[in-house]
Source information: Transfer RNA from a Verrucomicrobiota bacterium, 73 nucleotides, folded computationally. NCBI's taxonomy places the organism under Bacteria, Pseudomonadati, Verrucomicrobiota. Rfam family: tRNA. Rfam classes the family as a transfer RNA. The coordinates come from a structure-prediction model, not an experiment, and the mean pLDDT is 81. The RNAcentral record of the sequence draws on ENA.
């Protein structure tokens, strides 16, 4: 150096043909329980890696660039 992949909640991952960003787990509350764990029910918790461009509408398309792995030389 060139190619390829990833980058969304504290954490590990989703979002199919562009059309309300969602689950687990943690955090908080509650029921249970002598207390605690575990179960259960509820609830908060996002500048979707930066930046630009297309469209009514972008996590998702197009461009630059920035960080991790992988593979060529």
């Nucleotide at each position: 150096a060139g190619g390829g992949u990833a980058g969304u909640a504290g954490c590990u991952c989703a979002a199919u043909u562009g059309g309300u960003a969602g689950a687990g787990u943690a955090g908080c509350g509650g029921u249970c329980u002598c207390c605690a764990a575990a179960a259960c029910c509820g609830u908060u918790g996002g500048u979707u890696c930066c930046g630009a461009g297309u469209u009514c509408g972008a996590g998702u398309c197009u461009c630059g660039g920035c960080u991790g792995c992988c593979c060529u030389g």